[in-house]
Annotation:
This is a predicted complex of two RNAs, RNase P RNA and transfer RNA, with 442 nucleotides together. It holds a member of the Rfam family "Bacterial RNase P class A". It is annotated as a ribozyme. From the family's description: Ribonuclease P (RNase P) is a ubiquitous endoribonuclease, found in archaea, bacteria and eukarya as well as chloroplasts and mitochondria. Its mean pLDDT, the model's own confidence on a scale to 100, is 78.
RNA sequence: GGAGUCGACCGAACAAUCGCUGCCGUCCUCGUGACGGUGGAGGAAAGUCCGGGCUCCGCAGGGCAGAGCGCCAGGUAACGCCUGGGCGGCGCGAGCCGACGGAAAGUGCAACAGAAAGCAAACCGCCGAAGUCCCUCACGGGACUGGCAAGGGUGAAAGGGUGCGGUAAGAGCGCACCGCGGCGCUGGCAACAGCGACGGCACGGUAAACCCCGCUCGGAGCAAGGCCAAAUAGGGAAGGUGGAGGAGAAAAUCCUCGACGCGUGGCCCACGCGCCUUCCGGGUAGGCUGCAUCAGGCUUGCGGUGACGCAAGUCGCAGAGGAAUGGUUGUUCUCGACAGAACCCGGCUUACAGGUUGACUCCUUCU
RNA sequence: GCCGGCUUAGCACAGCGGUAGUGCAACGGUUUUGUAAACCGUAGGUCGGGGGUUCGAAUCCCUCAGCCGGCACCA
Numbered sequence: 001g002g003a004g005u006c007g008a009c010c011g012a013a014c015a016a017u018c019g020c021u022g023c024c025g026u027c028c029u030c031g032u033g034a035c036g037g038u039g040g041a042g043g044a045a046a047g048u049c050c051g052g053g054c055u056c057c058g059c060a061g062g063g064c065a066g067a068g069c070g071c072c073a074g075g076u077a078a079c080g081c082c083u084g085g086g087c088g089g090c091g092c093g094a095g096c097c098g099a100c101g102g103a104a105a106g107u108g109c110a111a112c113a114g115a116a117a118g119c120a121a122a123c124c125g126c127c128g129a130a131g132u133c134c135c136u137c138a139c140g141g142g143a144c145u146g147g148c149a150a151g152g153g154u155g156a157a158a159g160g161g162u163g164c165g166g167u168a169a170g171a172g173c174g175c176a177c178c179g180c181g182g183c184g185c186u187g188g189c190a191a192c193a194g195c196g197a198c199g200g201c202a203c204g205g206u207a208a209a210c211c212c213c214g215c216u217c218g219g220a221g222c223a224a225g226g227c228c229a230a231a232u233a234g235g236g237a238a239g240g241u242g243g244a245g246g247a248g249a250a251a252a253u254c255c256u257c258g259a260c261g262c263g264u265g266g267c268c269c270a271c272g273c274g275c276c277u278u279c280c281g282g283g284u285a286g287g288c289u290g291c292a293u294c295a296g297g298c299u300u301g302c303g304g305u306g307a308c309g310c311a312a313g314u315c316g317c318a319g320a321g322g323a324a325u326g327g328u329u330g331u332u333c334u335c336g337a338c339a340g341a342a343c344c345c346g347g348c349u350u351a352c353a354g355g356u357u358g359a360c361u362c363c364u365u366c367u
Numbered sequence: 368g369c370c371g372g373c374u375u376a377g378c379a380c381a382g383c384g385g386u387a388g389u390g391c392a393a394c395g396g397u398u399u400u401g402u403a404a405a406c407c408g409u410a411g412g413u414c415g416g417g418g419g420u421u422c423g424a425a426u427c428c429c430u431c432a433g434c435c436g437g438c439a440c441c442a
Base pairs, nucleotide, nucleotide: 001363002362003361004360005359006358007357008356009355010354012332013331014330015329016328017327018326020040021039022038023037024036025035026034027033028031042338046349047348049347050346051345052344053343054221055220056219057218061269062268063267064266066217067216068215069214070213071085072084073083074082075081086100087098088097089096090095101212102211106210107209108206109205123152124151125148126147127146130145131144132143133142134141135140160178161177162176163175164174165173179201180199181198183196184195185194186193187192225289226288227287228286235280236279237278238277239276240275243257244256245255246254247253260274261273262272263271282441283440284439296315297314298313299312300311301310302309303308333336368438369437370436371435372434373433374432377391378390379389380388385422393409394408395407396406397405415431416430417429418428419427
């Protein structure tokens, strides 16, 4: 100097002026008032993909079904997130990527091609040792019964790989190394790794196919929910139940059981409540609250490899309900991207002009 | 804001691991004096985009985009 990897951060700046809006203070003519002070979008406020808080339903029961997650250990309120480690893959490297339990519990699937595709198989090919037959005086040659799975071909996939030996040709048939399998020892909390001896290979793929194993999950969502006020026809239709027994003079009424419905979105049981469900029709579409102080931000110290935790100090930092955060002017620059809170947090994912900064890797040159 | 669903030919839909189909429409032909109908034939598809699983994806999974629907209170 060039190429690259992983983080952290910013995301036009300044001034004047006119507005909008929450809160606080003062004043008055007490109002949708005036004046003053102060606060006023994001790293993703987004998608709503996960996890929680909060609220209501029965405070959360049992079983089946269903859904999600899935190497190990830790962090956390929790997670499908994060950290560290293992294994596999990619990269010269810094590093990056991985839905990464089980295919020797069972079932299913594999079109087309191909001889054969799941108790494997023999099209081309290789062999002629063995047996039978034929030709030949003989050497030898040929045919059949056969042997083989090395080579070719098909396929996504053809039942360990390479080499040497061996053989008629071959073959884990034998051996060495590698792979695989279960066993033992060692290290590690563990995933797993290393070593040793054994087995001649039996056990192919697919679980984002059913399934099995382990763990987690009650449901709905701030249009949840609470309080106040106003208005109307507690109207109509359809459906389910309206059953049995007892008390009673009894059609009333009461009790018990059952059925049905609701609470609960799939089912059953258990529990609670009771007439319930759906549709049509009617009325109001007003106010307050939930609602801005929390798993909160920043700084320092300590513990931990780290995610993170603990302690001290310090700060107060948007809150509407047609929905505020903007307009104009001037100056400057690198000429400005994606994009606008709506109950609140922690993540993930997606979008994003440009810029700042830290650590590290590789190449080249010079010293 | 919250919660559901859908996207396949020009239009409406089927297909839910193994060559993408049906109806209407379009185009050509037959028939007719001519048109319609009828009959015969033809063409037309990034299966919304991207990524993954699998030998193989419209179909299974993830992600993004677009479209549609529902949700207040009282009695």